[in-house]
């Protein structure tokens, strides 16, 4: 300094998104490509502040 979806990353005090991947459907003789859709996240852990914490503070863990 970094920890957020399987992977790569965004986000920002009002309970979270993209790309890619998986799955389903359409398309095809079939595959690939393409199109549409679904699912997938105790936001590293534990405390604190706050009406509200992924976001701010402290400690810890991993790299």
């Nucleotide at each position: 300094g970094u920890g957020u979806a399987g992977c790569u990353c965004a986000g920002u005090g009002g309970u979270a998104g993209a790309g890619u991947g998986c799955c389903u459907g359409c398309c095809u003789a079939g595959c690939a490509u393409g199109c549409a859709g679904u699912a997938a996240g105790u936001c590293c852990u534990g405390g604190g502040u706050u009406c509200c914490a992924u976001c701010c503070c402290c400690a810890g863990c991993a790299c």
Predicted 3D model of a 63-nucleotide RNA (transfer RNA) from Castor canadensis.
It matches the Rfam family "tRNA". Rfam links the family to the GO term triplet codon-amino acid adaptor activity. Rfam classes the family as a transfer RNA.
The sequence is in RNAcentral, with records from Rfam.
NCBI's taxonomy places the organism under Eukaryota, Dipnotetrapodomorpha, Amniota, Mammalia, Castor.